[in-house]
Context: one part of a larger RNA
Molecule: large-subunit ribosomal RNA, domain VI
Organism: Phycisphaerales bacterium
RNA sequence: CGUUCCAGACUUGAGAGGAGUCAACUCUAGUACGAGAGGACUGAGUUGGACCAAUCCCUGGUGAUCCUGUUGGCCUGCUAAGGCCAUCGCAGGGUAGCUACAUUGGGCAGGGAUAACCGCUGAAAGCAUCUAAGCGGGAAGCCCCCCUCGAGAUGAGGUCUGGUAGCGCAAGCGUGAGACCCCUGAUAGACCAUCAGGUUGAUAGGCCGCGCGUUUAAGGGUCGAGAGGCCCUCAGCGGAGCGGUACUAACGGUCGAACG
Numbered sequence: 001c002g003u004u005c006c007a008g009a010c011u012u013g014a015g016a017g018g019a020g021u022c023a024a025c026u027c028u029a030g031u032a033c034g035a036g037a038g039g040a041c042u043g044a045g046u047u048g049g050a051c052c053a054a055u056c057c058c059u060g061g062u063g064a065u066c067c068u069g070u071u072g073g074c075c076u077g078c079u080a081a082g083g084c085c086a087u088c089g090c091a092g093g094g095u096a097g098c099u100a101c102a103u104u105g106g107g108c109a110g111g112g113a114u115a116a117c118c119g120c121u122g123a124a125a126g127c128a129u130c131u132a133a134g135c136g137g138g139a140a141g142c143c144c145c146c147c148u149c150g151a152g153a154u155g156a157g158g159u160c161u162g163g164u165a166g167c168g169c170a171a172g173c174g175u176g177a178g179a180c181c182c183c184u185g186a187u188a189g190a191c192c193a194u195c196a197g198g199u200u201g202a203u204a205g206g207c208c209g210c211g212c213g214u215u216u217a218a219g220g221g222u223c224g225a226g227a228g229g230c231c232c233u234c235a236g237c238g239g240a241g242c243g244g245u246a247c248u249a250a251c252g253g254u255c256g257a258a259c260g
Base pairs, nucleotide, nucleotide: 001152005163006162007161008160009159010158011157015149016148017147018146021049022048023047024046025045026044027043033038051106052105053104054103055102059100060099061098062097066093067092068091069090070089071086072085073084074083075082076081110144111143112142117137118136119135120134166173167172178255179254180253181252182198183197184196185195186194203249204248205247206245207244208243209242210241212238213237214236219232220231221230222229223228
């Protein structure tokens, strides 16, 4: 821009893509078969491999924005306490998120038309013949069934709901469902889009509480020659998590329908 008024939702499915897997074991059964050795068809069930998808409750990894220990050095005049550099200096842990080595799920079943092939009836050709007329069975394959996209399917579909067609000769004005710009953001994300919100507000930050991580801060007291121990103290500190609270920031603006 189109889809023949403008919007907001929900859909139909032309068409396209994906999936489709393999094995072992148990029973049937040491049965049928076979002199024996060996050893089934079929049917029923169990487990696993690889593959695919989702998720982070569990188990782990990561977690250079969290906590702690510690070596050498520089700095804050010194002590103490800290900051910085040395691969994040090294080392021990670790929330959210992201992940696999983790967890859960998937391939099933069924229907239709068939291939090779197996048949029924059956003539041409008094017989025979699955075929010439006619009718069946029959595959991991084909179509459907399952999952995803999908009306620019210009053949542009359908349904529901909301709002218009008022004035004016005309230009235009008005009403107005709804939408957008803009702003705060994340369950989203390269951008865009999507989604949650914009004071009739918990969207983000801050603050408060909780959870979780680290592991008993500083300072003081006391004991010890000291290193250090004990007590106040499971303290102090803290990213992303959960909840609450308008303290801060969500200001401000635009478009928008009966025509050709």